[in-house]
This record gives sequence, C1' cells and structure tokens, in this order.
RNA sequence: CUCUUAUCCAGAGUGGCGGAGGGACUGGCCCGAUGAUGCCCGGCAACCAACGAACGUCCUGUUCGAGAAGGUGCCAAUUCCUGCAGAGCGUAAGCCCUGGCAGAUGAGAG
Repeated sequence: CUCUUAUCCAGAGUGGCGGAGGGACUGGCCCGAUGAUGCCCGGCAACCAACGAACGUCCUGUUCGAGAAGGUGCCAAUUCCUGCAGAGCGUAAGCCCUGGCAGAUGAGAG
C1' cells in the first nucleotide's frame, strides 16, 4: 500500500508543556491568543490477547460473563453535516429515511 471482516447517535480533565492554525478531502458549518491542533500526564472504552462458563467439534470454533496487570484504540460537535443513488413529507425553502462511496479503528491475509 491492497484485500477480507466487525464497529462507528454511548463514554472520557477547571492538569502540565507549547504557541498557530485545526476539524482527512469537497461544499458548508464550526473550534482557536479566554491558547485550539500537537506532545506529556490523566481518563474513557472493551476490538484483540489472557481468564471463567455453556454449546459445538477436531477447523480448534461460536455465544455469554467478569476484570482492566498485556497489544491497540479513543477523549469538541453522530464519522460535525454533506457529496452518489433511491423512497417519503412539503407550493417552495427545506425536513426525514434507506443503501452506497469515502474515511477512522480493531482483527486477519497478501
């Protein structure tokens, strides 16, 4: 980097450092010198691992549970909204729903 698969409306600081842009991209709309983004500490969560139970089976699996010492992840706004296609409501502006694309993260494969 590519592919497969699961999840993405919950949750998370009145701390320290630092000093200008940041929220992936488009168009919006926001955050930010009352200090954002980032780093550290702190915290949240429970994907994987490990543990217990039930079922199943010889591929070693599926489901449930408890915990948070291991590997990640996350801590403005639903992935902030949106983009492509379709359905519904509406005179319209617009509202709302479903699927997809893109993205993020975990696990696995190349």
Record summary: The RNA shown here (SAM riboswitch aptamer (S box leader)) has 110 nucleotides and comes from Halobacillus mangrovi. Its Rfam family is "SAM riboswitch aptamer (S box leader)". The family is grouped with related families in Rfam's "SAM clan". About the family: The SAM riboswitch is found upstream of a number of genes which code for proteins involved in methionine or cysteine biosynthesis in Gram-positive bacteria. Lineage of the source: Bacteria > Bacillati > Bacilli > Bacillaceae > Halobacillus.